[in-house]
């Protein structure tokens, strides 16, 4: 951060796979993106098998809080890196 010049990524959404889930991986496909490259250190959003409790029950099954763990980078900030070079 340009009506530029070379490209890159790829959102819903389809279809396979993983995961209980959030969501991820690969293929199709572009809604965008000047870092929509990398990266879970802060925050915000999201899930939750297993572990504790409560409450209810003939049984089953939901439902609450709590701890712990997980995801998200195309929600923000921060760190790393990178491609051109008008104003």
């Nucleotide at each position: 951060g340009a009506u530029a010049a070379a490209g890159g990524c790829a959102a819903a959404c389809c279809c396979g796979u993983c995961g209980u889930g959030a969501g991820g991986c690969g293929g199709g496909g572009a809604c965008g993106c000047a870092a929509a490259g990398c990266c879970a250190g802060g925050a915000g959003u999201c899930c939750u098998c297993c572990g504790c409790g409560c409450a209810g029950u003939u049984g089953u099954u939901g439902g609450c809080g709590c701890a712990a763990g997980g995801a998200u980078g195309g929600u923000c900030c921060a760190g790393c890196u990178g491609c051109c070079g008008a104003a």
Annotation:
This is a predicted structure of an 87-nucleotide RNA (c-di-GMP-I riboswitch aptamer) from a soil metagenome. It matches the Rfam family "c-di-GMP-I riboswitch aptamer". Rfam's curators write: GEMM was predicted in a large-scale screen for bacterial structured RNA regulatory elements. RNAcentral holds the sequence, with entries from MGnify.